[in-house]
Context: one part of a larger RNA
RNA sequence: GGCGCAUGGAGGAUGCCUUGGCUCUUGGCGGCGAGGAAGGACGUGCUAAGCUGCGAAAAGCUGCGGGGAGUUGCACAGAAGCUGUGAUCCGCAGAUGUCCGAAUGGGGAAACCCGGCUGGUUGAAGACCAGUCACACCGCAAGGUGAGCAAACCCGGAGAACUGAAACAUCUAAGUACCCGGAGGAAGAGAAAACAACAGUGAUUCCGUAAGUAGUGGCGAGCGAACACGGAUAAGCCCAAACCGUUAUUGUUACGGCAAUAGCGGGGUUAUAGGACAUUCUUUUAGUUAGUUACCGGAAGAAGAACAUGAUUGGAAAAUCAGACCAGAGAGGGUGAUAGUCCCGUACUUGCAAAGGUAAUUAAUGUGAGUGUAUCCUGAGUAAGCCGGGGUUGGAGAAGCCCCGGUUGAAUUGGCCGGCACCAUCCGGUAAGGCUAAAUACGACCAAGAGACCGAUAGUGAAUCAGUACCGUGAGGGAAAGGUGAAAAGAACCGUGCGUAACGGAGUGAAAAGAACCUGAAACCAUGCGCUU
Numbered sequence: 001g002g003c004g005c006a007u008g009g010a011g012g013a014u015g016c017c018u019u020g021g022c023u024c025u026u027g028g029c030g031g032c033g034a035g036g037a038a039g040g041a042c043g044u045g046c047u048a049a050g051c052u053g054c055g056a057a058a059a060g061c062u063g064c065g066g067g068g069a070g071u072u073g074c075a076c077a078g079a080a081g082c083u084g085u086g087a088u089c090c091g092c093a094g095a096u097g098u099c100c101g102a103a104u105g106g107g108g109a110a111a112c113c114c115g116g117c118u119g120g121u122u123g124a125a126g127a128c129c130a131g132u133c134a135c136a137c138c139g140c141a142a143g144g145u146g147a148g149c150a151a152a153c154c155c156g157g158a159g160a161a162c163u164g165a166a167a168c169a170u171c172u173a174a175g176u177a178c179c180c181g182g183a184g185g186a187a188g189a190g191a192a193a194a195c196a197a198c199a200g201u202g203a204u205u206c207c208g209u210a211a212g213u214a215g216u217g218g219c220g221a222g223c224g225a226a227c228a229c230g231g232a233u234a235a236g237c238c239c240a241a242a243c244c245g246u247u248a249u250u251g252u253u254a255c256g257g258c259a260a261u262a263g264c265g266g267g268g269u270u271a272u273a274g275g276a277c278a279u280u281c282u283u284u285u286a287g288u289u290a291g292u293u294a295c296c297g298g299a300a301g302a303a304g305a306a307c308a309u310g311a312u313u314g315g316a317a318a319a320u321c322a323g324a325c326c327a328g329a330g331a332g333g334g335u336g337a338u339a340g341u342c343c344c345g346u347a348c349u350u351g352c353a354a355a356g357g358u359a360a361u362u363a364a365u366g367u368g369a370g371u372g373u374a375u376c377c378u379g380a381g382u383a384a385g386c387c388g389g390g391g392u393u394g395g396a397g398a399a400g401c402c403c404c405g406g407u408u409g410a411a412u413u414g415g416c417c418g419g420c421a422c423c424a425u426c427c428g429g430u431a432a433g434g435c436u437a438a439a440u441a442c443g444a445c446c447a448a449g450a451g452a453c454c455g456a457u458a459g460u461g462a463a464u465c466a467g468u469a470c471c472g473u474g475a476g477g478g479a480a481a482g483g484u485g486a487a488a489a490g491a492a493c494c495g496u497g498c499g500u501a502a503c504g505g506a507g508u509g510a511a512a513a514g515a516a517c518c519u520g521a522a523a524c525c526a527u528g529c530g531c532u533u
Base pairs, nucleotide, nucleotide: 001532002531003530004529005528006527007526008525009524015518016483017482020454021453022451023450024449025448026447027446028445029443030442031149032148039100040099041098042055043054044053046078050074051073061094062093063092064091065090066089070082071081072080105114106113107112115133116132117131118130119129120128121127135146136145137144138143153184154182155181156180157179164171168218194201195200205232206231207230208229209228215223216222236435237434238433239379243266244265245264246263247262248261249260250259251258252257271413273378274377275376276375277372278371279370280369281368287365288364289363290362291361292360293359294358295357296356301350302349307323309322310321311320312319324341325340326330332344333343334342384408385407386406387405388404389403390402391401394420415430416429417428418427419426470477471476490517493505494504495503496502
C1' cells in the first nucleotide's frame, strides 16, 4: 500500500408524514374607480425588527344582530389591563381613512416641493387648520359624464415568421401569435330581398349526424362546407314614409290664410302584399314600468343519539378478549397506537338582516277585426354594372352570392331581388332603418365537494415571511430552505476547563429522539484486528 471484517465520523438517500400544490365538478357571482380604485410609501403596539391588521379616531372607533367565558393577532416570556353593567370573538351596516398612484391647484427625479381663493385660530404679520381650484364632452346655469385597473371569455381594427410542402415562389402555418380599440356578465348573431325543389321548411345560437362527403388544391402538401335529420332552447317586436294635428322660424298675402324648413304628437309597419284614404263593427284583454302585501330566499348562528364498561399488553388504548348501546348520525378530522357511542362534527331539524325571486293587488301605459281599392306611401348617390381586393369548400375559374375602395348609376307593386355565368318558365322572398331573452363561451373571486393526481430534486417558481435572497444599467432572470417529543417534561445540580466552548456525571423521557434534533443508505474519512505485497 491492497483486500476483508468490526466500530465510528461525515453525509442526507430511503421509508413514513403533510400545513402546500395540480386537475376537475356543482352552485353562486361576474366587476372596482374622481364618494379617489388596483397597487404601493410611511406610520401605527407597554417593550416592536418582520409578517398580519389598521390609518394621526391608526392590531383599532360606533350602531344593530349572534355568542356566553375568558381575553390583549403570528408570538409559547414579562409588565399593565379588559371582562356576566356580557369582554375577546363572528356577521351586517356605518365613521375615520396620512402621502403617492388615473392623480386632477402648479411642478416633480412616485410617496416630495411650491401656490391661489374662502373661512377659522392669533392683537397683528408669519405660520397652522378646514374647504376649494386639472382636462375633455354635455348643459343657460346648478350640475352631470368620461378617464385608470382587472383572470379568461367576446366583437372590431391591424397582422407576422419559423414550420409543412421532405428544396422553394402559389399554397401552408393562419387570420394563429403579437399589437391596438371597445363592451358585457356574457358578447356576437337574430325575426328571411333565407333555404329548398315542383315536396316542403319557417329568426338566431349551440351540440350530434350528414362527413373527412360535395368540393377545392404547384389537383402537391394540404384545406374542407352546406342541404337534410336528431337534440338543447325557444319570442317576438319597434321605427322611417303616406295621412292628420301642432310649435318655432322664414317667405308671401287680397291680412282670412297659403307654402317651405326644422322639431314634436297621433297614425302605421307588410308579401295570400300591407298601410294611408273611405267605410262597418268591437271594445280594455296580453304585455311593460313603478309601488304595496304575502310567501320563498338568505349573514353570523342554534340544537344534535349512543360505553366515565371490565380484563390483558403497553409510556399511553382508540389495540386484543369479554359484555353493552345509538343509528334519518358507521362522511371526515382530532385525542399519548387503529374510537359509530371521548372531543369537533355528521344525518334529520331549526333561526334571521339586506339583496334577489314568485304570486296577488293598486296606479300609469296599452285595443282588436272586416269590406272597398281610383289616388298616395313602403328606407337613393342606394341596388346594379365596370375596375381592384376580401369572405365562402371555391387559389379567376364557366364563378353566382355576400362585403369593401374607386368609377358610373336605376326601377317604384304592371315594381324589385334571389334560386352558382347567361336567357326563359316556374318557385322563394320584399334590400338599401333599428331592438331582442334563452339554449352557448370563460373563471380573477366566493361556497361546497371529488381524484386508479404529487408527496419536499415531486407537486405551483414559491408547503418555510417567494416573485423573496441574489444576478443584471435595463427589459428581465430567479433560487435554496419542511419533520425533537404524546407533552418542553428543552437537561436543575456537581465536576474537568480561561470559559457563556466542549466534555464527564446527575436528571427528564417509552426512547436522547438533545434542539446541527424522526428514520439515517452510499460515495468519502478514521481507528482496531486478520490476511497479503